[in-house]
């Protein structure tokens, strides 16, 4: 050097083929319940969706550069 895959909430991933409200479980926070606290219920808060562009009325999604990470091939 080419190529394939992979970056989204603190953490593990989902959504992408077909463009339309950003999500799920753990963690976290608050309540209820219980002597107290665990569980268990109910409710919440947390996101430049790797980073710049382009395309469109509208990009996590399509396009292009690039950057980290895994992996093949030379």
């Nucleotide at each position: 050097g080419c190529c394939c895959c992979c970056g989204u909430a603190g953490g593990u991933c989902a959504g992408c083929a077909c463009g339309g409200u950003a999500g799920a479980c753990c963690a976290c926070c608050g309540g209820c319940c219980c002597g107290c606290a665990a569980a268990g219920c109910c409710g919440g808060a947390a996101g430049u969706c790797g980073c710049a562009g382009g395309u469109u009325c509208g990009a996590g999604u399509c396009c292009u550069g690039c950057c980290g990470g895994g992996g093949g091939c030379u």

Predicted 3D model of a 74-nucleotide RNA (transfer RNA) from Acidianus ambivalens. Lineage of the source: Archaea > Thermoproteati > Thermoproteota > Sulfolobales > Acidianus. The sequence is in RNAcentral, with records from ENA. Rfam family: tRNA. About the family: Transfer RNA (tRNA) molecules are approximately 80 nucleotides in length. By type it is a transfer RNA. Its mean pLDDT, the model's own confidence on a scale to 100, is 83.